This is a predicted structure of a 73-nucleotide RNA (transfer RNA) from a Spirochaetota bacterium.
RNA sequence: GGGUUGCUAGCUCAACUGGUAGAGCAACUGACUCUUAAUCAGUAGGUCCCGGGUUCGAGCCCCGGGCAACCCA
Numbered sequence: 001g002g003g004u005u006g007c008u009a010g011c012u013c014a015a016c017u018g019g020u021a022g023a024g025c026a027a028c029u030g031a032c033u034c035u036u037a038a039u040c041a042g043u044a045g046g047u048c049c050c051g052g053g054u055u056c057g058a059g060c061c062c063c064g065g066g067c068a069a070c071c072c073a
Stems, first nucleotide, its partner, number of pairs: 001072007010025004019056001027043005049065005
């Protein structure tokens, strides 16, 4: 220098063929329990890496940029 893959909640990851962004864990509240804990129920939490474009509509498609991993030179 070139290529491939990835970037979504605090963490790890989903999201079909473009059609309301979700789960587990963590956090918080409550119940239960002798108790820290465990278990059960519930609540909150998002600039979908950034900037543009296409579209009635973009996490998903296109262009540019950033970061990470790997491959080639």
It matches the Rfam family "tRNA". Lineage of the source: Bacteria > Pseudomonadati > Spirochaetota.